The RNA shown here (Bacterial RNase P class A) has 371 nucleotides and comes from a Candidatus Krumholzibacteriia bacterium.
The coordinates come from a structure-prediction model, not an experiment, and the mean pLDDT is 77.
A source record names the gene rnpB.
The source organism's lineage runs through Bacteria, Candidatus Krumholzibacteriota and Candidatus Krumholzibacteriia.
Parts: sequence; C1' cells; structure tokens
RNA sequence: CGAGCAGGCGAGAUGGUCGCGGGCGCUUCGGCGUCCGAGGAAAGUCCGGGCACCACGGAGCAGGAUGCUGGGUAACGCCCAGUGGAAGUGAUUCCAAGGACAGUGCCACAGAAAACGUACCGCCUACGCCGCCGGGCAACCGGCGGCCGGCAAGGGUGAAAAGGUGAGGUAAGAGCUCACCGGGCCGUCGGUGACGACGGCCGCGCGGUAAACCCCAUCCGGUGCAAGACCAAAUAGGAAGGGAGAGGACGCUCCGCCUCGAUUACCUUCGGGUUGGUCGCUCGAGCCGACCGGCAACGGCCGGCCCAGAUAAAUGACCGUCCGCCGCCUUCGGGCGGCGAACAGAACCCGGCUUACGUCCUGCUCGGCGC
Repeated sequence: CGAGCAGGCGAGAUGGUCGCGGGCGCUUCGGCGUCCGAGGAAAGUCCGGGCACCACGGAGCAGGAUGCUGGGUAACGCCCAGUGGAAGUGAUUCCAAGGACAGUGCCACAGAAAACGUACCGCCUACGCCGCCGGGCAACCGGCGGCCGGCAAGGGUGAAAAGGUGAGGUAAGAGCUCACCGGGCCGUCGGUGACGACGGCCGCGCGGUAAACCCCAUCCGGUGCAAGACCAAAUAGGAAGGGAGAGGACGCUCCGCCUCGAUUACCUUCGGGUUGGUCGCUCGAGCCGACCGGCAACGGCCGGCCCAGAUAAAUGACCGUCCGCCGCCUUCGGGCGGCGAACAGAACCCGGCUUACGUCCUGCUCGGCGC
C1' cells in the first nucleotide's frame, strides 16, 4: 500500500429552559413533585417459538418444508465446531452436499453417435476374393487398385463422447498387457460420526440431469392481539310481566261480571352488544457484571438493575459550556464564523435470517514493496 475476517458505535459530550406521552405520590381538583420515554435495523413480514381462541379417537393419504456429521437451543430453514467438494498465491470464502441398477421423462444447436452404443474425415490390408503390372519352368512371390472387412489412436462437434497419462504390443488399433492416477470391493487402523490413512484384490463398457417428475428419511392442525376476556348509550329481532282494546247476555244507559282476543300498539325488566371504555400490555426464553464448564455456539451459578407502552398515535425546540472538523483573521497567546451526519422511526412479545445505512471506530490475519 492492497486485501480478508471479527467486533463495536451510531442526534459529538454535558447542563439549563419550554413542550409532549406514561408510571408513582400529593392535591385546595386549577395543578405540583419525581422517575422513565425508539432502533441496530423498530424495516421486509421470510423462517421458528411463546401466548390466545377454534378444532382434535388412532393411523394413513394429499400438501408443504428440510436433507454431509456432531453439538447448541423453547424451537428453527438459525448458530457453533468439523467432514467432503469448489475458488483463491494466501488470509479466507462459497456449496439444497440423500438416492441416477425402483420407475418415467428430458439432453436444444452442432455432431457419425447424447445411451441397452456409432463411424463423417481418418488409420490398416494381417485373413478371404477380384482385376492389372512385374518376376519365376512351375508352385508361387512382389507392387498397385478394388471388394469383403478390421479399428477407434488422431482430427472434428458439443455443456457433456464410452476412464486419463505414458510405455509395450499390433497390419492398424484397443485395459489387449504393464506402471502411475482414477474407480469398485474387502480388510486393518484412527475418529462419537461425516470421513481419513494404509494394505490387498478386481482391468474395471452401460453418460448427464432429481432448484424434472419421483423414491427414501425427518418435521408440520388452523387462525392470528382486528387473537381473546369484560363493562356498556343505541338499533333490529327475541323472552317474561303488565296491557288501552274488540265481542256477548242481562229492557235501555253506566258500572260490574263472563267469554273471546292479532295474548296487538305501548310500558317495564331481562337479554342482545354498535359507538365508546377497561383488560390483554409489557418483569421478560429480560439486561448488566464477575466466576465456573465448554475449542465454540451455549449452559450453570452468584450479585446488581427495571429499561416506551401510545391508540390517530408522545419521544421535539431553543440557549450556554466543552470537544472534533473546515474557513477567515492573527500581536502566534488565540479570536470570529460555520458544520456535527446516513438509513430509518416502536404498536402483543421473543429467537433468527435478509435488506437499507456511515469519507465512523477498534482488533487480528494474509499478500506485495521498502528499511
């Protein structure tokens, strides 16, 4: 100088005045005093829990999620420590990392061939046959061309090509043979395990894709604080009680009686539960600091602390002092002026993940160059 990790902080600090929300205390009910008052992400609402209500005999199907090993945790798709693979000189980082002989599907273009395997260019002419030429008395020999064939080394295509490299071998070739690498199986040793190391055996044809269907294993009931509980103006419908009224006979009228009666309007009460109010509501898997166990995540134990609870939604403004930075002036003592941010704002509560943010701070590690 560059890079890689880990952690921290986040209106610069502090005092005052006024204002706002809440708790507690006092009150002459007007207020007064005192204490507390946004975040590391309060965000996205993506996972996991608590809590509440509903549902629920068991098992299975469907659906969803997860998928190397061990551990942590209330739980997790999170975290820690490892294994394997990939990237990097390295610190370090990344990985949905079970199964492809259970079955099905797909593999564009190119290419001979994309899977129960093929030959475009190419290589070969040993075996068999044909023609021509040459040689030979002849059997036959040699050369050239062709047919029938052999081959998969090389070229070429592709994201991917039937193990790789080298040597031997051969007509040319080929695990055909051998060495090493790779692979499979077996054993021994190490490790809780994933797995690793070593040794032996087997020349070992049959690709890839499961964030394609699928198979296997494990887990999962639904809805969410507008959950839910309570108080309670009003309206509709409902229940109980009261109930004007209608009809009849007694000669007529009134009263009384009897019967009927949409047991109606209306009234009272119950009940219902809208506006509203109270609770849920913030003391909690809580925070801080020692010590102990553990590599760590984390756990245990002791001590201390109380740290927003609003509901149209409070958390702001101004002033002084100091600090930092910048600019100007300077008699070099200092003086004056300006700035002090970004992302963002609680709404039932926790544990995570992800995303947003700062010329911020600290520590460790790696690489290069110089001394």